[in-house]
Model confidence (mean pLDDT): 80 of 100. A computed fold for a 73-nucleotide RNA from a Candidatus Altimarinota bacterium, annotated as transfer RNA. The sequence was found in a public genome assembly. The source organism's lineage runs through Bacteria, Bacteria candidate phyla and Candidatus Altimarinota. Its Rfam family is "tRNA". By type it is a transfer RNA.
RNA sequence: GGAUCGGUAGCUCAGCUGGUAGAGCAGUCGGCUCUUAACCGAAAGGUCCUGGGUUCGAACCCCAGCCGAUCCA
Repeated sequence: GGAUCGGUAGCUCAGCUGGUAGAGCAGUCGGCUCUUAACCGAAAGGUCCUGGGUUCGAACCCCAGCCGAUCCA
């Protein structure tokens, strides 16, 4: 320098031919318990890496860039 894959909640990851974002774990609050753990319930938590474009509508499609992994040179 080139190719492929990836970047979504604090962490690990989903998101089904574009219809407006979820799960588990962690943390918080409550229940249960003499207490803790475990278990049960609830709420909260996200500029979907960045900037443009297409579209009525983009995490998803297109372009450029940044970061990471692997491979080639």